[in-house]
Record summary: Predicted 3D model of a 110-nucleotide RNA (Guanidine-I riboswitch aptamer) from a Burkholderiales bacterium. Rfam family: Guanidine-I riboswitch aptamer. From the family's description: This family represents a conserved RNA structure found upstream of the ykkC and yxkD genes in Bacillus subtilis and related genes in other bacteria. The function of this family is unclear although it has been suggested that it may function to switch on efflux pumps and detoxification systems in response to harmful environmental molecules. It was read from a public genome assembly, where an Rfam model found it.
RNA sequence: GUCGUUGUCGGCUAGGGUUCCGGGCGUUUCAGGCGCUGCUGGUCCGAGAGCCGACGGUCUCGCCCGAGGUUCGCGGCGGGGCUCCACGGAGGGACAAAAGCCCGGGAGGC
Numbered sequence: 001g002u003c004g005u006u007g008u009c010g011g012c013u014a015g016g017g018u019u020c021c022g023g024g025c026g027u028u029u030c031a032g033g034c035g036c037u038g039c040u041g042g043u044c045c046g047a048g049a050g051c052c053g054a055c056g057g058u059c060u061c062g063c064c065c066g067a068g069g070u071u072c073g074c075g076g077c078g079g080g081g082c083u084c085c086a087c088g089g090a091g092g093g094a095c096a097a098a099a100g101c102c103c104g105g106g107a108g109g110c
Stems, first nucleotide, its partner, number of pairs: 007055006015045002020042002022039001023037006056083009065073003085105001087108001091103003
């Protein structure tokens, strides 16, 4: 030095725990309550380096518009292309808690 279009939002998944619901165990008086338990469940959290979609960006083509005089953009609509690549801690932070969440495409490595 490695600075790139590393874009935004939504739906999900791998993964994650335990507020709530459900399950299990204990206790209590059968209901209900209380305590413990993460339990292949539901809710929940959830990826830069996972998936999908929309929007955005950009390039190009066509038509229109404007300038100008056969090229240009200060514009509008539509079609198409591209939107790549990406090894990665420890530690800390949030919510009930944890994590591929956030710090973070960071440190480091190459």

The organism belongs to Burkholderiales, within Bacteria.